[in-house]
RNA sequence: CGGGCUGUAGUACACCGGUAGUAUACACGCAUGGGGUGCGUGCGAACCGGGUUCGAUUCCCGGCAGCCCGA
Numbered sequence: 001c002g003g004g005c006u007g008u009a010g011u012a013c014a015c016c017g018g019u020a021g022u023a024u025a026c027a028c029g030c031a032u033g034g035g036g037u038g039c040g041u042g043c044g045a046a047c048c049g050g051g052u053u054c055g056a057u058u059c060c061c062g063g064c065a066g067c068c069c070g071a
Stems, first nucleotide, its partner, number of pairs: 001070007010024004018054001026042006047063005
């Protein structure tokens, strides 16, 4: 310098045009004499900008970051 892939709760992953979900972590409550553990509730997220669309996390363009390949 060129090409490819990825970017979603604190963390690991789903979903892929119409409501963003799971596990774990965290907070609270219940159970226990207490801890561990279990159960319930809550909290919290689409990398950034623009475009297309009635509607974008999803499609298109540009940028940024990470990983890989090549030179």